[in-house]
Molecule: SAM riboswitch aptamer (S box leader)
Organism: Pedobacter panaciterrae
């Protein structure tokens, strides 16, 4: 960094530094000097992988599979549904609007090149 795979309507912030932009990208909306963004330090979230513990399936059997708990240990994450939207379908409507699916495109984790 590209490629598969699964997941994104739920959860979780104080202090310190510093000082003007940010929320990917366009339009929209929003957050920000009552200090956003970032970066440290500490707490917390959540359970994707590694480990544990119960319990079921399947094996002669080693072992594989599912689930449930907890949270040691890798990541990840703590305004807003990936904030919304665009691109296609269907429902509805005179038509805007509206709801619904799916995709795109991005974020995260495993894999693996």
């Nucleotide at each position: 960094u590209a490629c598969u795979u699964a997941u994104c309507c739920a959860g979780a912030a104080a202090g310190a530094c510093a000082g003007a932009g940010g929320g990917a990208a366009a339009g929209g909306c929003c957050c920000u000097a009552c200090g956003a963004c970032g970066u440290c330090u500490u707490a917390g979230c959540a359970a994707c992988c590694u480990g544990u513990a119960c319990a079921a399936g399947c094996u002669c059997a080693c072992g594989c599979u599912c689930g449930u708990a907890a949270a040691a240990g890798g990541u990840g994450c703590u305004a807003a549904u990936u904030c919304c939207u665009g691109c296609u379908c269907c429902g509805c409507u005179a038509a805007c609007a509206c709801g619904g699916g799916g995709a795109a495109a991005g974020a995260u984790a495993a894999a693996a090149a």